[in-house]
């Protein structure tokens, strides 16, 4: 001193959590020692038992023991039990703190000063007899004593009345051991030989302790707003120790309270602790001051003190005894029990210190206290070894695995050292006293001096000495926060979690193990409390949009308050005294070895008070002023209000006219109105209700709100004089006034309406809505309520200050005017500042003061309850439980939108041809199957992987075999492999029979069997673990850095804008300037032309020569190869433009604006695909999921799809004849030719490893001839026959030939697809793959060869800018309510059970005070009896809680049900 968490990222607000101290503590695991502390926080529950308050023979009589001195015992008397101890029920009070009075008091024992103790009485206890009774205990009668008890003398300086002198004071008054008179009150002895102590009475002073009274402090709650009858006060009696309504008669109505009374709730206060940087907040063990209690209530005796924890009476609840008659008792003392409780010790020792009581004392009591015990609760110390030692040991993890690395000097080992523990030994301090004996002294209970003695702790602290590393480590955690990381196991399990969050097969997050991290005799987890938290802000916050400005305004109380002088001194500031208890804490010393502890000494206790002093500031009183505020006098201004007359458009509606079929309405209709005359149109009249232009970005009001005109009353604020008053002012808690729009009373009025409610009509899957058609209340008026709005400027009210620019309203100044200028309003843009930002900025959100209001995570909720206001509807006021990690605000990029603007694309339109209807082919789904292996699924799967499934491919199926395996390396060892041939069997495979090495550089090598091994294998799984490699978007024109600048940031600028391009192409601009990947271009095919070159190609001129042929000789000219140059650049030119660049039936050129085609594909999307192509992490199989053989099967078929063939015909079929290609392919091959066969071929054979030779006849064309519209001379499926060719083999399942057969189908429904020129279309041809071949496929080639594009509104894809946004998994999103399960808490509610107060009545014990009666010597006990009163009872409210049939909402909870309200113009904003 901060950190995690809202988001795709980002700045704010804001709330949740941790990090840190602390504890009277608990629980978990663990546990070696020792100081010092500390230990029922709950049941103020109820106790067994033992203790805890006595003493005094130097008051007094007896008794009992003894010869006796004396001891013991109860009892009378005397002190003390009012102290120490304990709890914290109660109490919100003078309880308690503090700081003051008592002139209104008392105080035994103690100190000090004075006086004085005379002479008498009469009882009674104990004891002794008797008596009741179980006991407790009593009763009779009879003896006795005192310092017990009563008269009497005597007496003042006490008390009382009366009188007087002085002297003081804050009222009443006080003071003087002041005079003077009267009256009144005391007394105990004891002890000692004595001296003399001790003890008594009466005064008076002091302590010391108490009482009482004030001032100021001291929790929540207004959803407790009024209380009070002794209640306020009064002058009088009466009680006390004393005032006092403390109490009583009486008299009078006070008194107290928004500065919070009463009531309710909750607590003992305080010094102090803990925390905090403090100011604060919590908290009140222990320690110490004060209070209050003592089984619960209540009462008084006693007494110097009590209404009295271990006295008493009485009443009640409880527990004991009981002979049933009656009695006892009070641990909130110290042990200890039982109970409760997360949870707190010994029925321990001692009176040796320290302190009390009693006593002359000696002593005796003292569970006060001083020690022990238990308990790691706490704090503090200390120790569990130290130094050395690398083979970097074993083992254990982990890896990239022969081997590293890590545990780790860590261990073994050597060497030392003994704190602590165990043993043995010695051993305190803590003691002063008090007693005896001597001296001293006049004398002592004084003083020295001497002897003997006292210690619970305790043989304890502590010293020494033995021995020996011996006797001693765990807890927690390791995803960030937060210090510390790997392997293995689970598989959204099981579990973690303080928060954010891990876990769905590679989990540093779970469990475990190794190894790290911190702490360490403890560690860790819960509970609380402060901090952190400035998140209640007094230091030190907010309120336009995050939570927050009351809807205005007037105005009480309060709070603030101009200028200038006196005066005072209350607040302020100073000094001084008093006080603030010790402890505690600070700071210096000091003692326990140290520390805790613990002892002096300082300083502080920030506070109160009382005296004195200052007077600037505030107040309070006095006097002036004029600038704040009001006033007066001129002047203008306005939808400012109120009341009334009053006006024309418009609209209905009637009446009548004219006139005829429609008129309304909508996306499109229909409801509805009309032939009974409707709209339409003309005219009169009638009725309400708003007021077009004027009009504005205007005005005017507090606000809400105001608009035809004109009249009366009226209110306001402005401007000008600068006259007058003389701070009169701000603000405003209750208060009270106003206060849209909808509503509600009671009465009128109703023509209009985008008019609730309600009806019909469309629309819809439904429509209880948007839309249409009608329509009542409302809307208007008067009266009275209501009191609320996104009552907004989402900005309370006043005052002063701080640059400007512009518009404008109102009235002024200056000026012929143009315009300048002032005051007071309305907007606008901007400076400074200000904000989280957007944005505000003199109409503040700046910069300051004064006053109010109001906020403190989101939901629950503006909800429940209570009061309150209203007639009601509902308004104020206003929670809790419980649940979330998070809800917001302002900006950014993105995506998107049934938002916008721009462009583009066979995207649509213009076309030309198809698919969809047929049948076939081939995919694919489904189905079926033993298998019909596997993958590819919108677009971007479906003639796809597959460029050839009859075996083989094969991956599936059935069946038969093989297990180091079918196949590769390496390495051992044999020596044959191999051929020939036989048997079993489907085959693999097994058995048998015959025959049998080679090369060689002489080391080996080749090839083959057999057995261990290292090692195979697997088309098994995951393309969601992964490489390549590919599709799409997209050949779109985009994507991005670097450096500058804006922004607090995310982020933006650039890259956006004007134009232009096919283009982020290029130009111009411009906080940018530059550059990358992409796009152009470089590459290739092809279109022209040179040039070099001429075989296999080619032949114009020359020769030969053929039926005919470049067939020969020759040419290098044409075409052709095939290397290479040239061209094309808007260069020219007209013409629009600044440019770039467009345009032009321009020139020129083969070609013209990228000629035309291909190749090339940016950052990145889709966990797109592919583990079955290869490659490869994990993970699974191992006599099998591998390998080997056969035969089946991927070819199945009620169907449903997609690609494509061929058709449906005359732009055709058919048949004869005839012409032109281009690129390919060929030795396991392509074949001429000749032969046979209708024919597929088949036989024989030249050429050719190919510009030579072979596939090869190109088809459509074109000429001729039939056919003639028809299921046909179309179509050609199907079937039947018969055959050919490849193959080991054509049944399941080949192609192809010939003959017969001759289905479907006549141009194809929604819908849909290609294509812009050598392109559609239409025609063949070729080639891979391949024994063949299901190819109509795929790849290529070249012939014939169109139409159409107005244009971009529309459907679809993109691309730029822009604007919404609650969405970022990004619209295939988000997300809202009912119902329907769970669950949880809560409100109401017949009703049922409690609590504590507090009224009234009845009854009333004890007991004090009054009265009264007998009775006595006089009295008391007794007896009666008034008042007051606990406690019981009885009554009716009120208050608070518990409960509960049912109910009402609210909360939460992957994957229910019906809608689609809201975010985008969210499809009606």
């Nucleotide at each position: 001193a901060g950190a995690g968490u809202u988001u795709g990222a980002u700045c704010c607000u804001g709330g949740c959590u941790c990090a840190g101290g602390a504890u009277g503590a608990a629980c978990g695991c663990u546990a070696g020692c020792g100081g010092c502390a500390g230990g029922c926080c709950u049941a103020a529950u109820a106790c067994a038992u033992g203790c805890a308050a006595g003493u005094c023979g130097a008051a007094c009589g007896c008794g009992u023991a003894g010869c006796a001195a004396u001891a013991c015992g109860a009892g009378u008397g005397g002190c003390g039990g009012a102290c120490g101890g304990g709890u914290g029920c109660g109490u919100a009070a003078c309880a308690c703190g503090u700081a003051u009075g008592c002139a209104a008091c008392c105080u035994a024992c103690u100190u000090c000063c004075g006086g004085g103790g005379a002479a008498g009485g009469a009882a009674u206890a104990a004891c002794a007899a008797g008596a009741a009774g179980a006991a407790a205990u009593u009763c009779u009668u009879g003896c006795u004593a005192a310092u017990a008890c009563c008269g009497u003398a005597u007496g003042a300086a006490g008390c009382a009345g009366c009188u007087u002198a002085c002297c003081c004071g804050c009222a009443u008054g006080g003071g003087u051991u002041g005079g003077g008179c009267u009256g009144u009150u005391a007394a105990a002895g004891g002890g000692g030989c004595a001296a003399c102590c001790c003890g008594c009475c009466u005064g008076g002073a002091a302590a010391u302790g108490g009482g009482c009274a004030u001032g100021c402090g001291u929790c929540c709650g207004a959803u407790u707003a009024g209380c009070u009858a002794g209640a306020u006060g009064g002058g009088g009696a009466g009680g006390u120790a004393a005032c006092g309504g403390c109490u009583c008669a009486c008299c009078a109505u006070g008194g107290c309270g928004a500065c919070g009374a009463u009531c309710g709730g909750u607590a003992g206060c305080u010094g102090g602790u803990c925390u905090g940087a403090g100011a604060g907040g919590a908290u009140g063990a222990u320690c110490a001051g004060c209070c209050a209690c003592a089984c619960u209530g209540g009462c008084a005796c006693u007494g110097a003190g009590a209404c009295a924890c271990g006295g008493g009476c009485c009443a009640g609840a409880c527990u004991c005894c009981u002979a049933c008659g009656g009695g006892a008792g009070g641990c909130a003392g110290c042990a200890g029990u039982a109970g409760g409780g997360a949870a707190u010790a010994u029925u321990g020792g001692g009176c040796a210190a320290u302190g009390g009581g009693c006593g002359a004392a000696a002593g005796c009591c003292u569970g006060a206290c001083c020690c022990a015990g238990c308990c790691a609760u706490g704090c503090c110390g200390c120790g569990u070894g130290a130094a050395g030692g690398a083979u970097g040991a074993a083992g254990g993890u982990c890896c990239a695995c022969a081997g590293g690395a890590u545990u780790g000097u860590a261990a073994a080992c050597u060497u030392c050292u003994u704190u602590u523990a165990u043993c043995a030994g010695g051993g305190a301090a803590u003691a002063a006293g008090g007693c005896u004996c001597a001296a001293g002294u006049a004398a002592c209970u004084c003083u020295u001096g001497a002897g003997a003695u006292u210690g619970a702790a305790g043989g304890u602290a502590c010293c020494u000495g033995a021995g020996g590393a011996a006797u001693a480590a765990g807890c927690a955690c390791c995803g960030g926060c937060u210090a510390a990381c790997u392997a293995c196991g689970u598989g959204c399990c099981a579990g973690c979690a303080g928060c954010c969050g891990c876990g769905g097969u590679a989990a540093u997050a779970c469990g475990u193990a190794g190894g790290g991290u911190g702490c360490a005799a403890g560690c860790g987890u819960u509970g609380u409390c402060c901090g952190g938290a400035u998140u209640u802000a007094c230091u030190g916050g907010g309120u336009u949009u995050a939570a927050a400005g009351g809807g205005u305004g007037c105005g009480u109380a309060g709070g603030c308050g101009g200028u200038u002088u006196c005066a005072u001194a209350a607040g302020u500031c100073a000094g001084u005294g008093a006080u603030g208890a010790a402890a505690u804490g600070u700071c210096g010393g000091g003692g326990c070895u140290c520390a805790a502890c613990c002892c002096c000494g300082u300083a502080c206790c920030u506070g109160u008070u009382a005296c004195u002093g200052a007077u600037a500031c505030u107040g309070c009183g006095a006097a002036a002023c004029u600038u704040g505020a009001g006033a007066a006098u001129g002047g203008a201004u306005g939808a400012g209000g109120u009341u009334g007359c009053u006006g024309g458009a418009a609209u209905g509606u009637g009446u009548g006219g004219u006139g005829u079929a429609g008129c309304g309405g909508u996306g499109a209709a229909a409801u509805g109105c009309g032939u009974a005359g409707a709209g339409a149109u003309c005219a009169c009249a009638c009725a309400g209700a708003a007021c077009a232009c004027c009009a504005a970005u205007u005005g005017c009001g507090a606000a809400g709100g105001c608009a035809g005109g004109u009249a009366a009353c009226u209110g306001g604020g402005c401007c000008a004089u600068u006259u007058c008053u003389g701070a009169c002012g701000c603000u405003g808690a209750g208060g009270c006034a106003c206060g849209a729009a909808a509503g509600c009373g009671u009465g009128g009025g109703g023509a209009g309406c985008a008019a609730a409610a309600c009806a019909g009509g469309a629309u819809u899957a439904g429509a209880u809505a948007c839309c249409c058609u009608g329509g009542u209340a409302g809307u208007c008026c008067a009266c009275g309520c209501c009191c609320u709005a996104a009552a907004c400027g989402a900005u309370g009210g006043a005052u002063a200050c701080u640059a400007g620019g512009u518009u404008u309203u109102a009235c002024g100044g200056a000026g012929c005017a143009a315009u300048c200028u002032g005051u007071a309003g309305a907007g606008u843009c901007c400076a400074a500042g200000u904000g989280a930002a957007a944005a505000c900025g003199a109409u503040a959100a700046g910069u300051a003061u004064c006053c109010c209001a109001c906020c403190u995570g989101g939901g629950g909720a503006g909800u429940a309850c209570g009061c309150u206001c209203g007639c009601g509807a509902g308004g104020g006021u206003g929670a809790a439980a419980c649940u979330c990690a998070a809800a917001g605000g302002a900006a950014u990029u993105g995506a998107c939108g049934g938002g916008g603007g721009c462009c583009c694309g066979c995207a649509c339109a213009a076309g030309c041809g198809g698919a969809g209807g047929a049948g076939c082919a081939u995919g694919u789904g489904g189905u079926u199957u033993a298998a019909u292996u596997c993958g590819a699924u919108g677009g971007u799967a479906c003639g796809c992987g597959a460029g050839g499934a009859a075996c083989c491919u094969u991956a599936c199926c059935u069946g038969g075999g093989c297990u180091a395996g079918a196949a590769u390396g390496c390495g051992c060892g044999u020596g044959a492999c191999g051929g020939a041939u036989u048997c079993a069997g489907a085959a693999a495979u097994g058995g048998g029979u015959c025959u049998u090495c080679u090369c060689g550089u002489a080391a080996g090598a080749g090839c083959a069997c057999a057995a261990a091994g290292c090692a195979a294998g697997g088309u098994g799984c995951u393309g969601c673990a992964u490489g390549g490699c590919u599709g799409u978007c997209g050949u779109c024109a985009g994507c991005u850095c670097g450096u500058g600048c804006c922004g607090u940031g995310a982020g933006g600028u650039g890259u956006u804008g004007g134009g232009u391009u096919a283009a982020g192409u290029c130009c111009c601009g411009c906080a940018a300037c530059g550059a990358g990947c992409g796009c152009a271009a470089c590459c290739c095919c092809u279109g022209u032309g040179g040039u070099u070159a001429g075989u296999u190609g080619c032949c114009a001129g020359c020769a030969c020569g053929u039926a005919a042929a470049g067939g020969u000789g020759g040419g290098a000219a044409c075409u052709c190869u095939a290397a290479u140059c040239a061209g094309a650049c808007u260069g020219c030119c007209u013409u629009c433009g600044u440019a770039a660049g467009g345009a032009g039936u321009g020139a020129g050129g083969a070609a013209g604006g990228a000629g035309g085609g291909g190749a090339c594909g940016a950052c990145g999307u889709c966990a797109a695909g592919u583990c079955a192509u290869c490659a490869u992490g994990g993970c699974c199989c191992u006599u099998a999921c591998g390998c080997c053989c056969a035969g089946g099967g991927c070819u199945a078929c009620a169907c449903a799809c997609g690609u494509g063939c061929u058709a449906c015909a005359a732009u055709g079929g058919u048949u004869a004849a005839u012409a032109c290609a281009g690129a390919g392919a060929g030795u396991c091959g392509c074949a001429a030719g000749c032969u046979g066969g209708u024919g597929a071929c088949a036989g024989u054979a030249a050429g050719c490893a190919a510009a030579u030779c072979u596939c090869a006849c190109a088809a459509a064309g074109u000429u001729a001839g039939c056919c003639u519209c028809a299921g046909u001379u179309c179509g050609g499926a199907u079937a039947g026959g018969a055959g050919u060719c490849u193959g080991c083999a054509a049944c399941u399942c080949g192609a192809c030939u010939c003959c017969u057969u001759g289905a479907a189908g006549c141009u194809g429904g929604a819908u849909u697809c290609g294509c812009u020129a050598g392109u559609a279309a239409u025609c063949g041809c070729g080639u891979a793959u391949c024994a063949g071949c299901a190819a109509u496929g795929a790849c290529g080639c070249g012939g014939u060869g169109a139409a159409u594009a107005c244009g971009u509104u529309c459907c679809c894809g993109g691309g730029c800018c822009u604007u919404g946004u609650a969405c970022a998994c990004a619209c295939c999103g988000c997300c809202c309510g009912u119902c329907a399960a769970g669950c949880c808490a809560u409100g109401g509610a017949a009703g049922c059970c409690g609590g504590g107060g507090g009224u009234g009545c009845c009854u009333a014990a004890a007991g004090u005070c009054g009265g009264g009666g007998g009775a006595u010597a006089a009295g008391a006990u007794c007896c009666c009896u008034g008042c007051c009163c606990a406690a019981g009872g009885c009554a009716a409210a009120a208050c608070u809680g518990g409960u509960a049939a049912c109910u009402a909402g609210g909360g939460c909870u992957a994957a229910g049900u019906c809608g689609g309200a809201a975010c985008a113009a969210g499809g009606u904003a």
Small-subunit ribosomal RNA from a metagenome, 1469 nucleotides, folded computationally. Its mean pLDDT, the model's own confidence on a scale to 100, is 85. Rfam family: Bacterial small subunit ribosomal RNA. Rfam links the family to the GO terms structural constituent of ribosome and ribosome.